This is a predicted structure of a 346-nucleotide RNA (Bacterial RNase P class A) from Oribacterium sp.
It is recorded under the gene name rnpB.

[in-house]
RNA sequence: CGAGUAUCAGAUGUGGUCGCUGCCGAAUCCGCGAGAGCGUUCGGGAGAGGAAAGUCCGGGCUUCACAGAGCAGGAUGCCUGCUAACGGCAGGUUGCGGUGACGUACAGGAAAGUGCAACAGAAAACAAACCGCCAGUUUUACUGGUAAGGAUGCAAAGGCAGUGUAAGAGACUACCGCGCUUCUGGUAACAGAAGUGGCAGUGUAAACCCCAUUCGAAGCAAGACCAAACAGAAGGCAUAUGGCUGCUCGUCAGCCUUCGGGUAGGUUGCUUGAGGCGUAUGGCGACAUACGUCCUAGAUAGAUGACCACUUGAAACAUAACCCGGCUUAUUAUGAUACUCAUUUU
Numbered sequence: 001c002g003a004g005u006a007u008c009a010g011a012u013g014u015g016g017u018c019g020c021u022g023c024c025g026a027a028u029c030c031g032c033g034a035g036a037g038c039g040u041u042c043g044g045g046a047g048a049g050g051a052a053a054g055u056c057c058g059g060g061c062u063u064c065a066c067a068g069a070g071c072a073g074g075a076u077g078c079c080u081g082c083u084a085a086c087g088g089c090a091g092g093u094u095g096c097g098g099u100g101a102c103g104u105a106c107a108g109g110a111a112a113g114u115g116c117a118a119c120a121g122a123a124a125a126c127a128a129a130c131c132g133c134c135a136g137u138u139u140u141a142c143u144g145g146u147a148a149g150g151a152u153g154c155a156a157a158g159g160c161a162g163u164g165u166a167a168g169a170g171a172c173u174a175c176c177g178c179g180c181u182u183c184u185g186g187u188a189a190c191a192g193a194a195g196u197g198g199c200a201g202u203g204u205a206a207a208c209c210c211c212a213u214u215c216g217a218a219g220c221a222a223g224a225c226c227a228a229a230c231a232g233a234a235g236g237c238a239u240a241u242g243g244c245u246g247c248u249c250g251u252c253a254g255c256c257u258u259c260g261g262g263u264a265g266g267u268u269g270c271u272u273g274a275g276g277c278g279u280a281u282g283g284c285g286a287c288a289u290a291c292g293u294c295c296u297a298g299a300u301a302g303a304u305g306a307c308c309a310c311u312u313g314a315a316a317c318a319u320a321a322c323c324c325g326g327c328u329u330a331u332u333a334u335g336a337u338a339c340u341c342a343u344u345u346u
Stems, first nucleotide, its partner, number of pairs: 002341008013310006020047002023044005030039003049317001053328002056326005061219004068249004073215005078092005093107001094105004108210002113208002115204003130150002132146006158176002161173003177199001178197008223268004232259006241253004275294008
C1' cells in the first nucleotide's frame, strides 16, 4: 500500500411554546345518558422499533375440563451444556468448500426389509463380456479362458506397486482403504496406536421404512361482568344426543338441527413482568447467583403531532393493539476492533 474474514456500535441531540392520549392527586356534584357508565377544570409524570415487519417456531394466560389412556398423524435427529421452552443459543467433533482468517451441513440407521439409479453402456444387482489379451481348431471364422488395459457413465467385482501366469485376476505379498478385537486420551461425539481377516458388491432414507426423543385442541374477535331489547315455530334424543382432535376408550352436560325475530351499549381482560439497568463473583462461552436501583404506551375507527432556536456523521428500512423468548427478511451517514493472504522495503 492492496485484497479479504469475523464482530460490535449506530437509528441525531438539547431547550422552549401550543396541541393529543393515559396514569396519579385534588376540585365540582357541574355537564351528557333510559341505564351500565362517560365527561369537565387544575397540578405532576409518562407516551411507537431494532426490526414494531413475516406469522416461521417456543411458551405465559383463558376456555373445553375435575382430568386422562391408546392408535393414527406431526416435529426434531453428531456430542456436551444454557434456557420456562424451542426447530433457538454457546462450546466442541466429523464431512464438504477455501492458500488462509473462516464458512457451511438435506450430521442417527444401508449387516431388519422394500424400492429407485433415466439415457449411455456388454452389464446397474440372481450383476457382466462390446473392443482388447491368451490358447486351440476344420484358419479371417468358430470354440474355450480372462476381467489387468480401453470405451460408456455420477457410480462398474476396493486403490496402488510388485510376485506370478498361456494371458490375467486379492490368486499371493507390502502399503493404503474396509470389517472385527484390544489398548491410550477425552464426560461424550470422536482421535490415535496395535493385532487380525482377503473382505459382507456402489450410491440413495428432504425415497418408503427402522430407531431415539417429543407433541391435547382452540385462541384476547380467548374469557368474565353490567345494562338494554325480544317471538317464537317445527323436528330429534333419555339403552340416546351433543362437547372434549382425526378415531376408539373414557369423561362432562340436558341439549342438538332447521326456519324466523330482537340486541350488538358499557366495563374488564390491559400491562409489575421467565422485567429493565448497574456492580461483584463463578464460567472459554451461552449464562447463573447475590446485592442495589427503576416503573418505562395501553389506543378502540384507533393518541404520541406542529412550530422556534442552537446542534449532529445519521437522509435509510419503516409505525404498538394480550404479553414474552427466538429465528428470518428489509435497511442509513458512518465509526471502531481483531485476524488472514499477497507485494515492496529493512
Rfam family: Bacterial RNase P class A. It is annotated as a ribozyme. Lineage of the source: Bacteria > Bacillati > Clostridia > Lachnospiraceae > Oribacterium. The coordinates come from a structure-prediction model, not an experiment, and the mean pLDDT is 75.